[in-house]
Source information
Predicted 3D model of a 108-nucleotide RNA (Glycine riboswitch aptamer) from Desulfosporosinus sp. The sequence was found by an Rfam model in a public genome assembly. Its mean pLDDT, the model's own confidence on a scale to 100, is 75. The organism belongs to Desulfosporosinus, within Bacteria. It matches the Rfam family "Glycine riboswitch aptamer". About the family: This family represents the bacterial glycine riboswitch.
RNA sequence: AUGAUACUAGCGGGAGAGAUCUGGGAAACCCAGACGCCGAAGGAGAAAAUCCCUUGAAAUUGCUUUUCGAGGGGGGAAACUCUCAGGCAAAAGUACUGCUAGAAGACG
Repeated sequence: AUGAUACUAGCGGGAGAGAUCUGGGAAACCCAGACGCCGAAGGAGAAAAUCCCUUGAAAUUGCUUUUCGAGGGGGGAAACUCUCAGGCAAAAGUACUGCUAGAAGACG
């Protein structure tokens, strides 16, 4: 010096779903209850590949090896699923993303 990979900050983009009903309250983004919903903070779930063990069949003179199957275990993601949390006018926030900057940095 290159820069796979992920991190932080700033500016911008960024969806969905009852401005539901009842009571309290001056009102509220408040409190309580009732039903109805959303998935893109977070969280959780697990498919195949693949690995290990046991076992059956076939080939092989035998060990071994090879192929196919069964059972168990490991492993294994998401924008999928769940809806715990969060959310359901606007605002705010949101996964993800563009630009800029910063600090790391594998391989070569």